[in-house]
Context: one part of a larger RNA
Order: sequence, then C1' cells, then structure tokens
RNA sequence: AGUACGAGGUGGAUGCCUUGGUGCUAAAGGCCGAUGAAGGACGCGGAGACCGGCGAAACGUUCAGGGGGAGCUGCACACAAGCGAAGAGCCCUGAGUAUCCGAAUGGGGCAACCCAUCCAGAGUGAUGUCUGGAUACCCCCUGCUGAACACAUAGGCAGGGCGGAGGGCAGCAGGCGAACUGAAACAUCUCAGUAGCUUGACGAAAAGAAAUCAACCGAGAUUCCCGUAGUAGUGGCGAGCGAACCGGGAGGAGCCCAAACCAGUGACACUUCGGUGCCACCGGGGUUGUAGGACCGGCGUAAGGUGAACCAAGCUGACUCGAAGGAACUGGAACGUUCCACCAGAGCGGGUGAGAGUCCCGUAGAGGCAAGCGCGGAACACUGGCUGGGAUCCUGAGUACCACGAGACACGUGCAAUCUUGUGGGAAGCUGGGGGGACCACCCUCCAAGGCUCAAUACCUUUAGCAACCGAUAGCGAACAAGUACCGUGAGGGAAAGGUGAAAAGCACCCCGAGAGGGGGAUGAAAGAGACCCUGAAACCACGUACUC
Repeated sequence: AGUACGAGGUGGAUGCCUUGGUGCUAAAGGCCGAUGAAGGACGCGGAGACCGGCGAAACGUUCAGGGGGAGCUGCACACAAGCGAAGAGCCCUGAGUAUCCGAAUGGGGCAACCCAUCCAGAGUGAUGUCUGGAUACCCCCUGCUGAACACAUAGGCAGGGCGGAGGGCAGCAGGCGAACUGAAACAUCUCAGUAGCUUGACGAAAAGAAAUCAACCGAGAUUCCCGUAGUAGUGGCGAGCGAACCGGGAGGAGCCCAAACCAGUGACACUUCGGUGCCACCGGGGUUGUAGGACCGGCGUAAGGUGAACCAAGCUGACUCGAAGGAACUGGAACGUUCCACCAGAGCGGGUGAGAGUCCCGUAGAGGCAAGCGCGGAACACUGGCUGGGAUCCUGAGUACCACGAGACACGUGCAAUCUUGUGGGAAGCUGGGGGGACCACCCUCCAAGGCUCAAUACCUUUAGCAACCGAUAGCGAACAAGUACCGUGAGGGAAAGGUGAAAAGCACCCCGAGAGGGGGAUGAAAGAGACCCUGAAACCACGUACUC
C1' cells in the first nucleotide's frame, strides 16, 4: 500500500408519519368604491424582532342583544402584574372608533410628506397653536347674474344630486390584431380571429320571441349538452378546415314602443273673433301576418299579471340534547389478549401513553335566539278584454335592393344564395314586401329597416363529502416568518428549509477542561430518543484484526 472482516465516524437515502397540496361532486354566495375601495405605510403589547389582530377609543371600546359556563391575558410552554360566578376569556349579531397614503378630490409632491383659505369652537392680554367642518374636476337639475351686439346666447356664481371617476383571479361582449409553426421548401392557405393591446358591463355576460326553418307533411324565441358526423361540403381539392336539417335531453315566459286616431299645453299663421291650420311636447290609444290596428257599431269592467313595505309555512344558523363496559393477564402505558356483558335511526371520522361502537370530541336523530333568505297570503297601487263591418287611414327610408370594393357565414369568387357595409345609384308601401343556396314561374312560408326579457350555461370563492390523487427532490413556487430570503436600474426572476418524547420528566449533583465538549450520576420503556434530537442506506474517512507485496 492492497484485499477481507469487524467495530465506529460522516452523510441524510429509505421506511413510517402529516399540519399542506391536487382533483371531482353537491350546496351556498358572487361585485367593492367619494358614507373614501382594492392595496399599503406607520403605529398599538409590562417586556415585543416576525406573523396574525387592531387603529391615537389602537392585542381593542364607558355601548346594545344573545350563546356559553371556569378559566383567562394570540402564536408563545418562562417571568412580572392582573382579570373572572357582580359570569371573564371565547362564539354570533349590531353600534362606535378607524392615524397617513392610495381614484385621493383644498394646493403641491420624489406615495405614506409639505403648505393653505373660510366658518365654528378651545386656549392666550394678543399673535403663534390646537379641534371640528367646508374647499378638486366633469355631468345633470334649479336659481341668480351676464359680453362682443339691442333682445338673446356664450360665459360666471350659488344651491341640490346614495350622479361619474378607481379596483376586481377567472368567466362575458365589442374594437384593434400578430408571428413562430404546419404545408416535410414557400407565396393562397394554416397557426387564428388564437396570443397580445384596448373599451365596457355583470353576478353571470351574450343571445332571444321568426321578414326562422321545413317541404307540399309540418315545426314554433334564445341558450347549453348528446347524437347526426369527421357526414354533406370546402380546400395550391395540398396541409387542412368542417356544418346544417332532424332526433334525444336540460330549461321554459313572454312582452313594450313608433304610426294611424283622440284630448291637452305652448309658439306661429289665418280668422267671419265662434274658431281653424301647422309645428313641437305631453297623455290616451295601439303592437300583428290563417294580417293586425285606427275608424263605425254591439257586449263587458272580470279573471289574471307585476310591485317597495307588511304577515307568514319553511330554510340557514352562535349553539343545545344525544345510547351503551367491567375484570384478569402482558406491558412504561391497554385502545391488545382472555372471560362475561351492553347500545345501535349512532360500527363515518378524530383524539386519548399500542387495533376503543360502549373514555373524550363527535356520529344517527331531535331542537334552535337575533340577523338573513323566503313557497305563499291580505290590503293598496299600476296594469290587464271579446265580437260584427270592410269605404277610408296607419303598420319603422337614404331603408330594402342593385353595381363596385371588402368582411362574416364550415363555404378560399366559385353556378354562390344568406348576413354586415366603405363608395355610387335607389324602391314599393297591403291589389304591399322578404325568404325557400345563381336566376325565372308556380307553390309554400314569414313580416325587415325600434326596444326589453327569468331559467337551463361559464368562472371564482366558501362549506361539506369523496378519491385504484401526492406524501417533503412528491404534492401548489410556498406543509416552516413564501411570493419570504436572495438576484436585477427595472419590467421581472425566485429558492432552500417538516419529525426529541406519551409527558420536558429538556440531565439536580460530582469530575476533566479556559471554553466547546466529554465521563459519572439522575429522568425516561428507550438517551446507541439529549434538542446538529424517529429510522439512519451508500459514497467518503480514520481505527482494529488477518493475509499478501
């Protein structure tokens, strides 16, 4: 030096565990904000660095209504000082407080700071000072003023507004809108109307009561799911893209204007001073396609619908009640084993010194204040009809439609219908008009050019349950003071890090040592569980023994 074995060190794999995650299902909830949000800064504790809580009334309130019943002063186990049966702490519901920044809004500003004006009050001999309130901009309404320019208008001022402003993971609608990529290159095409940017709204949003489909039979708003179907189509007919009719389900809800006509008010015009015409506003009326309505006539005044507040079954909930076991043995400990019992509308689950229906919390079941929701109900208010006639009037215009240029439709210009519209042209008006995939006829079907609308659907949060989901290099980035430490000028990037024991019983005392540490001893079932703490693999390190060189 090597090999083998032994007994150690180091190291933190493995096993076991789970406070934390992941997903699904069900239920509930879903906007907050000038009455100052979201998010922060700074403070508040006997001592107080983090986290959590709170706001100068500051680990909470001299307040109100409940629950609960012996301890309490968060995490946090020690000390000090206290509180509590005159009911604390804790839990629920309300009220109050809520510094400064932040839309930030009196002015300014390098956020959490600086400086004001007016009114009222405190204080001072007086000023300085302090406290409370008001003071940004835009919009709407009302009133007063008021130019150029006479009236007027613009403008100005004041009062009123539970008007706006800002925030929000994801979901939703609109506007703008890529490229890598694929096509085995690439240009039409694709990726994709995706990502991204932006506007707006909501608890959902959007869509929505046929100028729809269908096929000579019929259906009857929208939305979502399953099928139809990777079909019909479309496509450098390449890569690819990709319906609908119809059927089955979830859900189900329908309505209001404009116009004709009537009445009123105001300006203007005409007037025989009785009124008439026209325009505007407001009210009634009216809302559809086997046409409907106005108008003229007849019947009727109801059923039904909606609504803030009120009553109210019920639901939710601080919480309450909630059955039944002993002994012996082993053991540190019984929840184990043996024997004999019991409950069960409860043998889900968790804890307790090891596998506990009967020890504890619970579970099945039963009950429940305030606050909240609320089937339904009464009163009130607002709405809410049927029928005959067919002369006249009305039924959404720069619209429909056409041409050109584009876009959307599964559909790339194609035989290309349909929808939207940038430019130009431009109807009919009920004996009317649109559609049925070029176009024409017949036939069928519907009524555009105004508007509203619950549910079924999407997403998020909370709660509960579940899991052939993970178990600390896994599972969220984060089981721990994690979006922390740290990095970056910044946008941004972004970790590592769990486990003594049943209980601290966390080693009194002695010895060595400057100490760290160690040896006795004590605790404990165990200290080879001693805080670098369960188990404690390998690499690696030194030691001992044997053999070989």
Large-subunit ribosomal RNA, domain I from Ktedonosporobacter rubrisoli, 549 nucleotides, folded computationally. RNAcentral holds the full RNA, with entries from ENA. It matches the Rfam family "Bacterial large subunit ribosomal RNA". Lineage of the source: Bacteria > Chloroflexota > Ktedonobacteria > Ktedonobacterales > Ktedonosporobacter.